[in-house]
C1' cells in the first nucleotide's frame, strides 16, 4: 500500500433478519448476615454505543468517510 475482523459501562461480553426504557458477569458503593473479615443474600450508582455524517417515521443494527486496535497479501 491493498483486503477482512473488532471498536457497547472501570474490565469481559451479549445485543447483526432496524422497532419503541440498551443489558449480563465480575469490579465499585450502600444494606443484610456475621464477635470481625471473607463467602452468600438484597439494593443503588455508572453509557452521548469510537468520531463525523447519509439513508429511515425509528439507527448499537443499514450506507460512506475519518481515528484506533488485531489478522493476511505486497
Nucleotide at each position: 500500500g491493498c483486503u477482512c475482523c473488532c471498536g457497547u459501562a472501570g474490565c469481559u461480553c451479549a445485543g447483526u433478519u432496524g422497532g419503541a426504557u440498551a443489558g449480563a458477569g465480575c469490579a465499585a458503593c450502600c444494606g443484610c448476615c456475621u464477635c470481625c473479615u471473607a463467602a452468600g443474600c438484597g439494593g443503588u450508582a455508572g453509557g452521548u454505543c469510537g468520531c463525523a455524517g447519509a439513508u429511515u417515521c425509528a439507527a448499537g443494527u443499514u450506507c460512506u468517510g475519518c481515528c484506533g486496535g488485531g489478522a493476511g497479501c505486497a
The RNA shown here (transfer RNA) has 74 nucleotides and comes from a Pyrinomonadaceae bacterium. Taxonomically the source falls in Pyrinomonadaceae (Bacteria, Pseudomonadati, Acidobacteriota, Blastocatellales). The same sequence occurs in records of 2 taxa. The prediction has a mean pLDDT of 81. Rfam family: tRNA. The family's RNA type in Rfam is transfer RNA.